The RNA shown here (transfer RNA) has 73 nucleotides and comes from Ornithorhynchus anatinus. The prediction has a mean pLDDT of 81. RNAcentral holds the sequence, with entries from Rfam. NCBI's taxonomy places the organism under Eukaryota, Chordata, Gnathostomata, Amniota, Ornithorhynchus. It matches the Rfam family "tRNA". By type it is a transfer RNA. Rfam's curators write: Transfer RNA (tRNA) molecules are approximately 80 nucleotides in length.
[in-house]
């Protein structure tokens, strides 16, 4: 070069066959304790890499790029 796998919340990953995007964790507030940690509840936190197609709708399917890995020579 080629082939192949991957980017989703602060961090780790989910998301089957396209239909209003989750979970552990961490954080912030509650209840509880003498506090302090654990625990219970809750909130809050997203341009789903980027650009274009295709559909009535796209993290999902096509196509180009971009980054990070693996494998060949």
């Nucleotide at each position: 070069g080629c082939c192949u796998g991957g980017g989703u919340a602060g961090c780790u990953c989910a998301g089957u066959u396209a239909g209003u995007a989750g979970a552990g964790u961490a954080u912030c507030a509650u209840a509880c304790u003498u506090u302090u940690a654990a625990u219970c509840u809750g909130a809050a936190g997203g341009u789903c890499c980027a650009g274009g197609g295709u559909u009535u709708a796209a993290c999902u399917c096509c196509c180009u790029g971009u980054u990070c890995g693996g494998g060949u020579a």